Notes: The RNA shown here (Bacterial RNase P class A) has 413 nucleotides and comes from an Anaerolineales bacterium. Taxonomically the source falls in Anaerolineales (Bacteria, Bacillati, Chloroflexota, Anaerolineae). The RNAcentral record of the sequence draws on ENA. It is recorded under the gene name rnpB. It matches the Rfam family "Bacterial RNase P class A". The family's RNA type in Rfam is ribozyme.
[in-house]
RNA sequence: CAGGUUGGCCGGGCGAUCGCGGCCUCAAUCUGCUGAGGUCGAGGAAAGUCCGCACUCCAUAGAGCGCAGUGCCGGGUAACACCCGGGACGGGGAAGCUGCUUGCGGGCAGCGAACUUGCCGGAUCGGGCCACAGAGACAUACCGCCAGCAUGGCUGGUAAGGGUGAAAAGGUGGUGUAAGAGACUACCGGCGCCCGCAGUAAUGUGGGCGGCCAGGCAACCCCCACUGGGAGCAAAGCCAAGCAGGGGCGAAGCCCGCUUAGCGGGCAGGAGGCUGCUCGUCGCCUCUCCUUUCGAGGAGUUAGCCCCGGGUAGGCUGCUUGAGCCGUGCGGAGACGUACGGUCUAGACAGAUGAUCGCCCAGGCGGAUAUCCUUCCGCCGGACAGAAUGCGGCUUACAGGCCGGCCUGAGAA
Numbered sequence: 001c002a003g004g005u006u007g008g009c010c011g012g013g014c015g016a017u018c019g020c021g022g023c024c025u026c027a028a029u030c031u032g033c034u035g036a037g038g039u040c041g042a043g044g045a046a047a048g049u050c051c052g053c054a055c056u057c058c059a060u061a062g063a064g065c066g067c068a069g070u071g072c073c074g075g076g077u078a079a080c081a082c083c084c085g086g087g088a089c090g091g092g093g094a095a096g097c098u099g100c101u102u103g104c105g106g107g108c109a110g111c112g113a114a115c116u117u118g119c120c121g122g123a124u125c126g127g128g129c130c131a132c133a134g135a136g137a138c139a140u141a142c143c144g145c146c147a148g149c150a151u152g153g154c155u156g157g158u159a160a161g162g163g164u165g166a167a168a169a170g171g172u173g174g175u176g177u178a179a180g181a182g183a184c185u186a187c188c189g190g191c192g193c194c195c196g197c198a199g200u201a202a203u204g205u206g207g208g209c210g211g212c213c214a215g216g217c218a219a220c221c222c223c224c225a226c227u228g229g230g231a232g233c234a235a236a237g238c239c240a241a242g243c244a245g246g247g248g249c250g251a252a253g254c255c256c257g258c259u260u261a262g263c264g265g266g267c268a269g270g271a272g273g274c275u276g277c278u279c280g281u282c283g284c285c286u287c288u289c290c291u292u293u294c295g296a297g298g299a300g301u302u303a304g305c306c307c308c309g310g311g312u313a314g315g316c317u318g319c320u321u322g323a324g325c326c327g328u329g330c331g332g333a334g335a336c337g338u339a340c341g342g343u344c345u346a347g348a349c350a351g352a353u354g355a356u357c358g359c360c361c362a363g364g365c366g367g368a369u370a371u372c373c374u375u376c377c378g379c380c381g382g383a384c385a386g387a388a389u390g391c392g393g394c395u396u397a398c399a400g401g402c403c404g405g406c407c408u409g410a411g412a413a
Base pairs, nucleotide, nucleotide: 001409002408003407004406005405006404007403008402009401010400012360013359014358015357016356017355018354020041021040022039023038024037025036026035027034043384047395048394050393051392052391053390054389055232056231057230058229067228068227069226070225071224072086073085074084075083076082087120089118090117091116092115096111097110098109099108100107101106121223122222126221127220128217129216130215142162143161144158145157146156147155148154149153170188171187172186173185174184175183189213190212191210192209193208194207195206196205197204198203236317237316238315239314245308246307247306248305249304253267254266255265256264257263258262268286269285270284272282273281274280287300288299289298290297291296324343325342326341327340328339329338330337331336361382363380364379365378366377367376368375
């Protein structure tokens, strides 16, 4: 320098005008709004709501069954299906190298770093399933081979050879046999058990033993281990108009006038309002029935008023100071932990966080100058998206830009 791969960060800036939500101060007005000033006002994903928690209410004597989830090992964490590190098996991966081939352009196969990705308890409890093809998908004989016979075939043996399929008796040589076969044997491969060594462990490695070699699927049921009560901030708690419901208090008389079943006025009285109290004042109300010794008594109803329980509208709390954020140091391989310092950074309730203009910045296109670099002018132009109790993850979307790690190849010193 070129190519590959991977991690982290940013995700437009400044100013002016108009407008919106929360809080504070002041003013007017007067208890509900207005005005002025100040201050704060979306994200890396606020999204999907897929996991894990906090918090709240409900349920709950204890235990179990059922159901659901997780599943290599170690660590981190409040917790997780997340993260970090490690392990077994498999896949991808540029340049380059090797081999073969060539019509010299190339093509094919193998190897191939960093890195990346899938999967991971048990197939010997047991059940179930394995499309199509195939005789047969788990114990099976279609062709072939061998033997026998009553011979165009039948019976028996055989997993060496052929055929089907994703999958059909471990491979090679030998022994053996009628033909064959781990039936037996030597070597190789796999599996299981035992022992040694390394490792916390998964596991790796070395040795010995066993012919165990007749399949796969557990993301089908199942078995084993571990975990899990239910619903969710429209959770939940508090205050509480009006209407309806239940209970209670409550005067009820005299006089005058008129256009006389009524209306008006005065005195007195009643429950209230202004008002916490006195005074004062304001509007409203003073009707019906029964008994009567005619003095009065009783019942109901009305003006209005009070109390009660549940609770609607509405209001308040929950609500944002928290497993918080930023910086530095220390411990650790890392996820992460810890000490110190600094900091407060939206809380709406139909839901504010916006719009316009100017300048600048990243970027793209075109033109001019010019060998190139550079410079100038014009135009375009910044994505995905958007809080609603909070937090930790995962997944998905995203114009453009910045910084770093690792690997391979080439060149120079």